[in-house]
Molecule: c-di-GMP-I riboswitch aptamer
Organism: uncultured Gemmatimonadota bacterium
RNA sequence: UCGAUAAACUGGCAAACGGGCCGAAAGACCCGGACGCAAAGCCACAGAGCUUCCUCGCACUCCGGUGCGAAAUGCUGGCUGGGCCGCCGAC
Numbered sequence: 001u002c003g004a005u006a007a008a009c010u011g012g013c014a015a016a017c018g019g020g021c022c023g024a025a026a027g028a029c030c031c032g033g034a035c036g037c038a039a040a041g042c043c044a045c046a047g048a049g050c051u052u053c054c055u056c057g058c059a060c061u062c063c064g065g066u067g068c069g070a071a072a073u074g075c076u077g078g079c080u081g082g083g084c085c086g087c088c089g090a091c
Stems, first nucleotide, its partner, number of pairs: 012037002017032004022027001035078001041084003045081003048076003055070006
């Protein structure tokens, strides 16, 4: 130096929940809080999942709209794959 890799150290992130705040919603962000995480660091590229403002279809309508269904361009990287980058590390 390369390959594989146990334990530990130093640090890191932060689920549920509560408060604030943005949003139509899903959900994001901030503070508190820790269930967990060795990529729970970054990228919505593929799959998967969530939502439905707008749009479309159908039904009803007091003609204002309402209900049902479909539908991402919205969201989830703490669902999986892929890409990029990366800390410690004995024998």